The prediction has a mean pLDDT of 83. Predicted 3D model of a 685-nucleotide part of an RNA (large-subunit ribosomal RNA, domain II) from Scytothamnus australis.
[in-house]
Context: one part of a larger RNA
RNA sequence: GCAAGUGAAUCUUAUUGGGGGGCAAGCUUAAGCUUAAAGUGUAGGCGAAGAGAAAUCGAGUCCUGUGUGGCGACCCAAAGUCCCCCGGUAAGUACCCGAAACCGGCUGAUCUAAACUUGAGCAGGCUGAAAUUGUAGUGGCAACAUUCUUUGGAGGGCCGAACCCGUGUGUGUGGCAAAAUACUGGGAUGACUUGAGUUUAGGGGUGAAAGGCCAAUCAAAGUCGGUGAUAGCUGGAUUUCUGCGAAAUCUAUUUAAGUAGAGCGUCCUAACAAGAUUGCUUGGGGUAGAGCACUGCUUAAGUAAUGGGGAGAUAUUCUCUUACUGAACUUUAGCAAACUCCGAAUACGGGCAUUUUAUUUAGGGCAGACAGAGUAUGUAUGGUAAGAUACUUACUCAAGAGGGAAACAGCCCAGACUGUAGGUUAAGGUCCGUAAAAUGGUUUAAGUGGUGAAGGUUAUACUUGCUCUGAGACCGUCAGAAGGUAGGCUUGGAAGCAGCCAUCCUUUUAAGAAAGCGUAAUAGCUCACUGACCUAGAGUAGGGGCACCGCUAAUUUUGAGGGCUUAAAACCAUUACCGAAGCCUCAGACAGAAUUAACUCAAUUUUGUGGUAGCAGAACAUUCCGUAGGUCUUGGAAGUUUUGGUGUAAACCAUGAUGAAGAUAUCGGAAGCGAGAAUACUUGC
Numbered sequence: 001g002c003a004a005g006u007g008a009a010u011c012u013u014a015u016u017g018g019g020g021g022g023c024a025a026g027c028u029u030a031a032g033c034u035u036a037a038a039g040u041g042u043a044g045g046c047g048a049a050g051a052g053a054a055a056u057c058g059a060g061u062c063c064u065g066u067g068u069g070g071c072g073a074c075c076c077a078a079a080g081u082c083c084c085c086c087g088g089u090a091a092g093u094a095c096c097c098g099a100a101a102c103c104g105g106c107u108g109a110u111c112u113a114a115a116c117u118u119g120a121g122c123a124g125g126c127u128g129a130a131a132u133u134g135u136a137g138u139g140g141c142a143a144c145a146u147u148c149u150u151u152g153g154a155g156g157g158c159c160g161a162a163c164c165c166g167u168g169u170g171u172g173u174g175g176c177a178a179a180a181u182a183c184u185g186g187g188a189u190g191a192c193u194u195g196a197g198u199u200u201a202g203g204g205g206u207g208a209a210a211g212g213c214c215a216a217u218c219a220a221a222g223u224c225g226g227u228g229a230u231a232g233c234u235g236g237a238u239u240u241c242u243g244c245g246a247a248a249u250c251u252a253u254u255u256a257a258g259u260a261g262a263g264c265g266u267c268c269u270a271a272c273a274a275g276a277u278u279g280c281u282u283g284g285g286g287u288a289g290a291g292c293a294c295u296g297c298u299u300a301a302g303u304a305a306u307g308g309g310g311a312g313a314u315a316u317u318c319u320c321u322u323a324c325u326g327a328a329c330u331u332u333a334g335c336a337a338a339c340u341c342c343g344a345a346u347a348c349g350g351g352c353a354u355u356u357u358a359u360u361u362a363g364g365g366c367a368g369a370c371a372g373a374g375u376a377u378g379u380a381u382g383g384u385a386a387g388a389u390a391c392u393u394a395c396u397c398a399a400g401a402g403g404g405a406a407a408c409a410g411c412c413c414a415g416a417c418u419g420u421a422g423g424u425u426a427a428g429g430u431c432c433g434u435a436a437a438a439u440g441g442u443u444u445a446a447g448u449g450g451u452g453a454a455g456g457u458u459a460u461a462c463u464u465g466c467u468c469u470g471a472g473a474c475c476g477u478c479a480g481a482a483g484g485u486a487g488g489c490u491u492g493g494a495a496g497c498a499g500c501c502a503u504c505c506u507u508u509u510a511a512g513a514a515a516g517c518g519u520a521a522u523a524g525c526u527c528a529c530u531g532a533c534c535u536a537g538a539g540u541a542g543g544g545g546c547a548c549c550g551c552u553a554a555u556u557u558u559g560a561g562g563g564c565u566u567a568a569a570a571c572c573a574u575u576a577c578c579g580a581a582g583c584c585u586c587a588g589a590c591a592g593a594a595u596u597a598a599c600u601c602a603a604u605u606u607u608g609u610g611g612u613a614g615c616a617g618a619a620c621a622u623u624c625c626g627u628a629g630g631u632c633u634u635g636g637a638a639g640u641u642u643u644g645g646u647g648u649a650a651a652c653c654a655u656g657a658u659g660a661a662g663a664u665a666u667c668g669g670a671a672g673c674g675a676g677a678a679u680a681c682u683u684g685c
Base pairs, nucleotide, nucleotide: 001685002684003683004682005681006680011092012091013090014089015088016087017086018085019084020083021082022081023080026046027045028044032040033039050057051056060071061070062069063067095236096235098233102226103225104224105223106222107221113200114199115198116197117196118195119194120193121192122190124159125158126157127155131151134148136147137146138145139144163187164186165185168183169182170181171180202218204214205213206212239619240618241617242616243615244614249262250261251260252259253258264368265366266365267364268363269362270361271360274359275357276355278353279352280351281350282349283348289342290340291339295336296335297334300331301330302329303328307324308322309321310320311319312318372397373396374395375394376393378391379390380389381388402413403412404411417588418587419586421585422584423583424582428578429577430576431562432561437575438574439573440572441571442570443569449564455549456548460545462543463542464541465540466539467538468537476533477532478531479530480529482506483505484504487501488500489499512527515526516525517524589609590608591607592606593605594604595603596602620674622671623670624669625668626667630664631663632662639658640657641656643654644653645652646651
């Protein structure tokens, strides 16, 4: 890994609701007994009356309170109880598997820690302490000290095998090995190493102390028991079909992964139209917007009190004045979730109608759910970030398949009872892959289409206003652009052109006391302005359409691809077609309703049949029991297997082969009653 087998709401007692049955104002026994039954047993329980803490009273009762009070009765009227089955609940292992742990009794010191008793081991080499010999030297009265000399052999001394240890690196890492191996290392007469025997035991030991070690196990060993500990946590939970079908919210919680009540589901009973839609009508509101009348903020100006400064004076007081200050008022322009003189649309409540709409309410049984997700609206937090977080309203997914969006839970279209063929549409499409297309009118040249802003551009097709223009515009070429005068001042100089003041007059078709460059200052070159030539449009300010630049990322260009240019791009318009499990047609199934027949289910019409958690209903199969002293069976049972058939499904029937002895209809009853999932368990390969 595969196969086969095993593998999970069970039983008891009590209680509550439903169904069936017995008896009924009553129902019923428990233990026990016994002739063992259809017996006995009436102790007890529930019900028929309640109120009060109770005494007690009683259709009433309770009260320091005497009521329009509490709980009951009266009235409509009014049934309980026992047994069986089913759905829940409680206690028990309580649907199954799963801890780390806790407690008790035992077993361990052949590993390892420490200790005790008794033994054993340590090649070789080096160093040379104390002490010591001498009729030696020196010092000393001496003891003695010191030098030399002769011995000596100390040391948790040195180097280094055995032995013990395990420093660094490599290999190894399903290894040679559940700690090794190679090289390199540390100690090696000692706090050394080691044999044998013995001691200390689990909240205990031992520990040169690392929470180390106590048999590959240690922040409390192992083993058996309490024990099926507990787990609000993870995983798993077995045949079929039918009807309906959620929630991921509120409140509370030592609560946030749980639970309870409510909301939402389902089933039963009852009410019997009370619900929903649309129209009309009638209400309250303070949101959007708007506004500034209040509150607060704020723009510009005017008038201007008060205060400050200055001057004067007849000096506390008065008068005049102003770079200041700027209450208040007036005009002007704005802002506000916690501003409002105002104020919608929607939404919500009531009433009356309406609809070929059917819900709704109450009581009871059983739930699930209380981790939600995205898209769009209105908001908040955040950075007007987030596939972010928290609300609001709607939709979809969740629990929804089908078509479209290349692929794509939450987007667009559309809600799959079954079958078979056909028709017709939705979104979206119609050059090819790929089902289906053309026509008319425009635009684009950028492969724009087929990512992107502010900003920029004589791109391009349209369009609006204004100005100039055959009395010649715009562009271009040729010519002029002068004089008073170098204006006055300033200055070393200042002549149109450093700076200050002024900015006139004349001649002219026209020409600034000069718009720019230039000079030390002049000079010089342009410009404004003017003429001639030329010749028909030119200029300016907008509007919307389609393009262009802005545009820049790392393997390899990218509309998904091929490919597309009066299109297969974009816009406007038209007519076709394709396209889904939508709708229609045909056949059928199931469920409900109505009608017609009828009297045990037929016909017609019509509505419905996606579905997770979950609720409700109907069936199939397995083992055993009764039916069964029956039926089938050696003329071949069960099992296994082939072929054929039936049913909506679980399944069933027939037949051939194999097999060799049992099997069992029908209708009932009872369960160790259905496996593909649990890192399931057992066995085999």
A source record names the gene rnl. It matches the Rfam family "Bacterial large subunit ribosomal RNA". NCBI's taxonomy places the organism under Eukaryota, Stramenopiles, Ochrophyta, Scytothamnales, Scytothamnus.